[in-house]
RNA sequence: GAGCCCGUGGCUUAGCCUGGCUAUAGCACUCGACUGAUAAUCGAGAGGUCCCGCGUUCGAAUCGCGGCGGGCUCA
Numbered sequence: 001g002a003g004c005c006c007g008u009g010g011c012u013u014a015g016c017c018u019g020g021c022u023a024u025a026g027c028a029c030u031c032g033a034c035u036g037a038u039a040a041u042c043g044a045g046a047g048g049u050c051c052c053g054c055g056u057u058c059g060a061a062u063c064g065c066g067g068c069g070g071g072c073u074c075a
Stems, first nucleotide, its partner, number of pairs: 001074007010027003020058001029045005051067005
């Protein structure tokens, strides 16, 4: 320098190809129940610029372009 893949709560991750209500789950976290107490279990809750910007569209996590970051391969 070139090509390909990936980027969604603190961590991991579904959804993306097929645009449409209020973006999903587990773990962790907070509160409560249970217990003599703890763990486990159960219930509830909080937590997201969907990497950033622009564009297309009535409407974008999802489509297009550019950028940033990470990985792999080639030179």
Molecule: transfer RNA
Organism: Candidatus Nanoarchaeia archaeon